[in-house]
Model confidence (mean pLDDT): 82 of 100. A computed fold for a 72-nucleotide RNA from a Candidatus Pacearchaeota archaeon, annotated as transfer RNA. The sequence was found in a public genome assembly. Taxonomically the source falls in Candidatus Pacearchaeota (Archaea, Nanobdellati). Its Rfam family is "tRNA". The family's RNA type in Rfam is transfer RNA.

RNA sequence: GCCUCCAUAGCUCAGUGGUAGAGCAACUGAUUUGUAAUCAGUAGGUCGUCGGUUCAAAUCCGGCUGGGGGCU
Numbered sequence: 001g002c003c004u005c006c007a008u009a010g011c012u013c014a015g016u017g018g019u020a021g022a023g024c025a026a027c028u029g030a031u032u033u034g035u036a037a038u039c040a041g042u043a044g045g046u047c048g049u050c051g052g053u054u055c056a057a058a059u060c061c062g063g064c065u066g067g068g069g070g071c072u
Base pairs, nucleotide, nucleotide: 001071002070003069004068005067006066007065010024011023012022013021018055026042027041028040029039030038048064049063050062051061052060
């Protein structure tokens, strides 16, 4: 330099046009002499960024940024 994949909650990830979700973690409550475990609940997201397409974009297209892999 070229090709390819990825970027969504604190972490690991799902969601492939029509209300943004799960597990773990955090917080509150129940239980316990107390802790852990368990159970119930709560909060947490400008979906990396800038544009484009569309009635409608996390999702499709392009640029940029960052990261992984491959080729030379």